[in-house]
RNA sequence: UAGUGUAGUGGUUAGCAUGCUCGGCUUACAACCGAGAGACCCUGGGUUCGAGUCCCAG
Numbered sequence: 001u002a003g004u005g006u007a008g009u010g011g012u013u014a015g016c017a018u019g020c021u022c023g024g025c026u027u028a029c030a031a032c033c034g035a036g037a038g039a040c041c042c043u044g045g046g047u048u049c050g051a052g053u054c055c056c057a058g
Stems, first nucleotide, its partner, number of pairs: 003018004011049001020036005042058005
């Protein structure tokens, strides 16, 4: 660091929970089951082949 809460000790398209959307189930709602969308990581700069990760400033 997704709406919220969090994982990610330099290397493949950044995971998980909850919430949300759709479907199933139900007379209906909830619960439950299945599927899906959603963050390029506070901002700027630096180091490095490579930065969410290391350094500096705010």

Predicted 3D model of a 58-nucleotide RNA (transfer RNA) from Portunus trituberculatus.
The coordinates come from a structure-prediction model, not an experiment, and the mean pLDDT is 84.
Its Rfam family is "tRNA". Rfam describes the family as follows. Transfer RNA (tRNA) molecules are approximately 80 nucleotides in length.
RNAcentral holds the sequence, with entries from Rfam.
NCBI's taxonomy places the organism under Eukaryota, Panarthropoda, Arthropoda, Altocrustacea, Portunus.